[in-house]
Molecule: transfer RNA
Organism: Candidatus Woesebacteria bacterium GW2011_GWB1_39_12
RNA sequence: GCGCGGGUGGCGAAAUUGGUAGACGCGUACGCCUAAGGAGCGUAUGGAGCAAUCCUUGCAGGUUCAAGUCCUGUCCCGCGCA
Numbered sequence: 001g002c003g004c005g006g007g008u009g010g011c012g013a014a015a016u017u018g019g020u021a022g023a024c025g026c027g028u029a030c031g032c033c034u035a036a037g038g039a040g041c042g043u044a045u046g047g048a049g050c051a052a053u054c055c056u057u058g059c060a061g062g063u064u065c066a067a068g069u070c071c072u073g074u075c076c077c078g079c080g081c082a
Stems, first nucleotide, its partner, number of pairs: 001081007010026003019065001027045006046055003058074005
C1' cells in the first nucleotide's frame, strides 16, 4: 500500500427487514439477611438539567418521514496479502 472484520453506558455484549437505542450479564448504590463479613435476595443504575426538556452508537458529511444499521470521507484496533 491492498483486502476483510470491528469501534454502542463504568466494563463485556445485543439490537439479523432502516422503525421505542442500550436487551442480557458484570460492576456500582441503597435496602433485606448476618454478631460482622462473604454468598444469596429486592430495588435502582447512559449524560446534562430543580423541572419541562435536551443530548448520546469513534469523528465529519450525505440519503430518508425515520440511520447503530445504507452511502462518502476520515481516525483507531484486529486479521490476511504483498